[in-house]
RNA sequence: UCCCCAGUAGCUCAGUGGUGGAGCACUCGGCUGUUAACCGAUAGGUCGUAGGUUCGAAUCCUACCUGGGGAG
Repeated sequence: UCCCCAGUAGCUCAGUGGUGGAGCACUCGGCUGUUAACCGAUAGGUCGUAGGUUCGAAUCCUACCUGGGGAG
């Protein structure tokens, strides 16, 4: 320098153009002698950044940033 992959909740990850989700964790509650376990509920998001396409973008296109891998 070039190519490929990844970036979504605190963490691990789904979500292939039409209302942003799950598990775990946190908080609150139930259960009980208490804790753990178990059960239920609440909350938590500029979808890496900036543009573009579209009636509508996490999703498609472009550039850039960060991390990983590869080629020379």

The RNA shown here (transfer RNA) has 72 nucleotides and comes from an uncultured Clostridia bacterium. Its Rfam family is "tRNA". Rfam describes the family as follows. Transfer RNA (tRNA) molecules are approximately 80 nucleotides in length. The family's RNA type in Rfam is transfer RNA.